[in-house]
RNA sequence: UCUUAUCAAGAGUGGUGGAGGGAUGUGCCCUAAGAAGCCACGGCAACCGUCAUUGUGACAAGGUGCCAAAUCACUGGAUUUAAAAUCCAAAGAUGAGA
Numbered sequence: 001u002c003u004u005a006u007c008a009a010g011a012g013u014g015g016u017g018g019a020g021g022g023a024u025g026u027g028c029c030c031u032a033a034g035a036a037g038c039c040a041c042g043g044c045a046a047c048c049g050u051c052a053u054u055g056u057g058a059c060a061a062g063g064u065g066c067c068a069a070a071u072c073a074c075u076g077g078a079u080u081u082a083a084a085a086u087c088c089a090a091a092g093a094u095g096a097g098a
Base pairs, nucleotide, nucleotide: 001098002097003096004095005094006093007092012041013040014039015038016037020030021029022028025074026073027072042067043066044065047063048062049059050058051057052056071091076088077087078086079085080084
C1' cells in the first nucleotide's frame, strides 16, 4: 500500500511526570481535585487462538487491541417542509490475510 471484518456494548487503580489531551479542521469536552508519556499491577473484549456435539457454542494460557463522552459530534450525498432525525459515503482506528 491492497483486500476484508468490526467500530451506540464493555473495562483502572497506584507510582512517576508536570501541561497538555480527545487523529486532522471546526465545535464541544476532559485536565493542577494533575494532561500526555513511562512503569507496576489489574480489568474488558473475543480478531487470531484452543476445545467441542463445528453455519453454532464454550474458554481465555498465548499474539494483538482496548479501559471519558457513538470512532465525542459534524464536514460529502440521500430522504423527511424547517429545526432536527435517519441512512449511506469519505476519513480514521483495530484485527486477519497479501